Predicted 3D model of an 88-nucleotide RNA (c-di-GMP-I riboswitch aptamer) from Pelosinus sp. The coordinates come from a structure-prediction model, not an experiment, and the mean pLDDT is 81. Its Rfam family is "c-di-GMP-I riboswitch aptamer". Rfam links the family to the GO term cyclic-di-GMP binding. Of the family's consensus pairs, 95% are formed in the model. Lineage of the source: Bacteria > Bacillati > Bacillota > Negativicutes > Pelosinus.
[in-house]
RNA sequence: UUAUAUUAUAAGCAAACCUUUUUAAAGAAAGGGACGUAAAGCUAUGGGUCUAAAGAUCUUAAAUAUCUAUGAUUGCCAGGUUGCAAUA
Numbered sequence: 001u002u003a004u005a006u007u008a009u010a011a012g013c014a015a016a017c018c019u020u021u022u023u024a025a026a027g028a029a030a031g032g033g034a035c036g037u038a039a040a041g042c043u044a045u046g047g048g049u050c051u052a053a054a055g056a057u058c059u060u061a062a063a064u065a066u067c068u069a070u071g072a073u074u075g076c077c078a079g080g081u082u083g084c085a086a087u088a
Stems, first nucleotide, its partner, number of pairs: 002088003012037002017032006035075001041081003045078003048073003055067003
């Protein structure tokens, strides 16, 4: 440097749930907590999924309903990028 994976000693991260804060919502942050995790490090580039404030349609108007991402999700799957134990 490259490859491999029923296989990771010590470490690392931390789902659900609870509390507080925040957001229109989805969600996010901090503390507790561990279901899991060898990239559960970083990156919304492609697909998927969640939400629908503003906007559009409808309506006399309001409300409802429908559509829509510019909002999210990398712990949904790929891509990109950096790194690690062991073995060859």